[in-house]
Molecule: transfer RNA
Organism: bacterium
RNA sequence: GGGGCGUUAGCGCAGUUGGUAGCGCGCUUCAAUGGCAUUGAAGAGGUCGGGGGUUCGAAUCCCCCACGCUCCA
Numbered sequence: 001g002g003g004g005c006g007u008u009a010g011c012g013c014a015g016u017u018g019g020u021a022g023c024g025c026g027c028u029u030c031a032a033u034g035g036c037a038u039u040g041a042a043g044a045g046g047u048c049g050g051g052g053g054u055u056c057g058a059a060u061c062c063c064c065c066a067c068g069c070u071c072c073a
Base pairs, nucleotide, nucleotide: 001072002071003070004069005068006067007066010025011024012023013022019056027043028042029041030040031039032038049065050064051063052062053061
């Protein structure tokens, strides 16, 4: 320098006809217990890496950039 894959909640990850952003763990509150653990109920938490484009509408399609992993040179 070139190719491929990845970037979504605090962490690990889903998200195919382009049409309301989700799961597990964690966190908060409440209940059960003498207490802890644990269980149950409720809840908070997201510029979907950044910018631009296409579209009535983009996490999703296209282009550029950043970062990480990997392959080739």